[in-house]
RNA sequence: CCCCACCAAGGGCAAACCAACCGUGAGGUCGGGGCGCAAAGCCAUGGGUCUUCUUUUAGAAGAAUGCCAGGUUGCCGCC
Numbered sequence: 001c002c003c004c005a006c007c008a009a010g011g012g013c014a015a016a017c018c019a020a021c022c023g024u025g026a027g028g029u030c031g032g033g034g035c036g037c038a039a040a041g042c043c044a045u046g047g048g049u050c051u052u053c054u055u056u057u058a059g060a061a062g063a064a065u066g067c068c069a070g071g072u073u074g075c076c077g078c079c
Stems, first nucleotide, its partner, number of pairs: 012037002017032002020029003035066001041072003045069003049063006
């Protein structure tokens, strides 16, 4: 000087549940809350799941990135 691992540090997000509001609905927004997460940041692209409608083999329109993949961006890493 370079690489790897570990230990950290500063922080971040935020489940279930509750209140208010929106939506036919899945669910969403905001506040409380904190189960957890090294991408629990973003993307609905593939699979799966859920909702609504229909002419109910199925199709169309939606929901959810904290289901599994994929893409993409990001913090620290001293001794």
c-di-GMP-I riboswitch aptamer from Candidatus Kuenenia hertensis, 79 nucleotides, folded computationally. The sequence was found by an Rfam model in a public genome assembly. Rfam family: c-di-GMP-I riboswitch aptamer. Rfam describes the family as follows. GEMM was predicted in a large-scale screen for bacterial structured RNA regulatory elements. The coordinates come from a structure-prediction model, not an experiment, and the mean pLDDT is 84.